Context: one part of a larger RNA
RNA sequence: UGACGGGGGCCCGCACAAGCGGUGGAGCAUGUGGUUUAAUUCGACGCAACGCGAAGAACCUUACCUGGGUUUGACAUCCUUUGACCGCCAUGGAAACAUGGUUUUUCCGGCUUUGCCGGAACAAAGUGACAGGUGCUGCAUGGCUGUCGUCAGCUCGUGUCGUGAGAUGUUGGGUUAAGUCCCGCAACGAGCGUAACCCUUGUCUUUAGUUGCCAUUAUUAAGUUAGGCACUCUAAAGAGACUGCCUCGGUUAACGGGGAGGAAGGUGGGGAUGACGUCAAGUCCUCAUGGCCUUUAUAUCCAGGGCUACACACGUGCUACAAUGGGCUGUACAAAGGGUUGCUAACCCGCGAGGGUGCGCUAAUCCCAAAAAGCAGUUCUCAGUUCGGAUUGAAGUCUGCAACUCGACUUCAUGAAGGUGGAAUCGCUAGUAAUCGUGGAUCAGCAUGCCACGGUGAAUACGUUCCCGGGCCUUGUACA
Numbered sequence: 001u002g003a004c005g006g007g008g009g010c011c012c013g014c015a016c017a018a019g020c021g022g023u024g025g026a027g028c029a030u031g032u033g034g035u036u037u038a039a040u041u042c043g044a045c046g047c048a049a050c051g052c053g054a055a056g057a058a059c060c061u062u063a064c065c066u067g068g069g070u071u072u073g074a075c076a077u078c079c080u081u082u083g084a085c086c087g088c089c090a091u092g093g094a095a096a097c098a099u100g101g102u103u104u105u106u107c108c109g110g111c112u113u114u115g116c117c118g119g120a121a122c123a124a125a126g127u128g129a130c131a132g133g134u135g136c137u138g139c140a141u142g143g144c145u146g147u148c149g150u151c152a153g154c155u156c157g158u159g160u161c162g163u164g165a166g167a168u169g170u171u172g173g174g175u176u177a178a179g180u181c182c183c184g185c186a187a188c189g190a191g192c193g194u195a196a197c198c199c200u201u202g203u204c205u206u207u208a209g210u211u212g213c214c215a216u217u218a219u220u221a222a223g224u225u226a227g228g229c230a231c232u233c234u235a236a237a238g239a240g241a242c243u244g245c246c247u248c249g250g251u252u253a254a255c256g257g258g259g260a261g262g263a264a265g266g267u268g269g270g271g272a273u274g275a276c277g278u279c280a281a282g283u284c285c286u287c288a289u290g291g292c293c294u295u296u297a298u299a300u301c302c303a304g305g306g307c308u309a310c311a312c313a314c315g316u317g318c319u320a321c322a323a324u325g326g327g328c329u330g331u332a333c334a335a336a337g338g339g340u341u342g343c344u345a346a347c348c349c350g351c352g353a354g355g356g357u358g359c360g361c362u363a364a365u366c367c368c369a370a371a372a373a374g375c376a377g378u379u380c381u382c383a384g385u386u387c388g389g390a391u392u393g394a395a396g397u398c399u400g401c402a403a404c405u406c407g408a409c410u411u412c413a414u415g416a417a418g419g420u421g422g423a424a425u426c427g428c429u430a431g432u433a434a435u436c437g438u439g440g441a442u443c444a445g446c447a448u449g450c451c452a453c454g455g456u457g458a459a460u461a462c463g464u465u466c467c468c469g470g471g472c473c474u475u476g477u478a479c480a
Base pairs, nucleotide, nucleotide: 001480002479003477004476005475007474008473009472010471011470012469013468015464016463019428020427021426022425023424026319027318028317029316030315031314032313033312034310035309042053043052064305065304066303067302068301069300070299073130077129078128079126080125081124082123083122087102088101089100090099091098092097106120107119108118109117110116111115132294133293135292136291137290141288142287143283144282145281146279148277153192154191155190156189157188158187159168160167161166172183173182174181198271199270200269201268203239204238205237206236207235208234209233212229213228214227217226218225242265245259246258247257248256249255321421325380326379327378328377329376330375331374337368338367339366342361343360347356348355349354387418392413393412394411395410396409397408398407434456435455436454437453438452439451440450
């Protein structure tokens, strides 16, 4: 100087407390461990691994296993020779491919023009230089990322003090979300962080008015049409919030409490933004890369299988256990997205998944598209039930060369566990929790996951003694 303390002081955080809803019990989905297996590819392991890499394993992917092939190779450059390439047929084969037959003879320039020479692209054969490696080492590395933590810290120059390591500044008194600001002070300044600048949302104005909107006039089944751009909205430019004003407290300060005006008030809400560093944290399987290893194999092609196994254990979720509910009928209101290899209206067929036909749309125009919870009515009457839907049987639909291993969905039948969950444990402070649907990426197909969107919409916070984590000062130390 740090680190540590079941030392002290001060302070903060859904850290506790106060509340609301869960997990832990059930069934299923998914990940992991374990076990099994020819293989169940690999990585990730307290927080910070375990719906994680994977924004989507039937083939492919695919790295694993079994079997069948290839060896200058699936891919790159160079050299030599030959030839356009490609293709078609037969046989064998699971295919890759092998064997045999057959067809064809590229383009450009020059010349001495039935042809020759040179060049380009492509292919085959050969030779070796080399290729190749998702092989090892993340404890050799770059890059990227997680975490402490959006915590308020981390440092430097000069000066001063100290023999020195170092100290001071950065400590102290206040204050703040903040090393934020004020005051003081052997310090005076500065940098990286904080804040602000950026995006979005909340109010208003101006500009603009189609594909959007409709107050007035007419019109229609309908903003449908004429008309209009006031309103909504869209999207560009501005305004607006700064403790600016008043008051009280405070050291005449910083700042704090209250108030006015205001759409908004003291950082308005949300996002992006992550200092010096820590964990030899994670990643050599994104990529790059040193070293090592491999080179008829640890490379590469193909078929099939596996990654989907199942006495069990754990994590994360979904659905429930019902009446604040289930079923049926009617009816209302979103936002944000996506669409031409696509979204598909209307009509017809089918109980349905879907099929047929096909309008419109390269989209504020057309489509996906029905929002659902809600509201109104009706039924069920506390039951393992008209709750719950697992499991299984049968028949189908769709995608796709192909749904056996191993897809999703539909219909009929079947109708398991489950009556609110032990110890323990998680999230959340407001348009939040809870609850209800909607869309998107990936994607031929496949979502209870992920990312986004809106609808309905709470309770509680006395307080900081305690648990956890963190910041500052101080103290002890046989620790570095």

A computed fold for a 480-nucleotide part of an RNA from a metagenome, annotated as small-subunit ribosomal RNA, 3' major domain.
RNAcentral holds the full RNA, with entries from SILVA.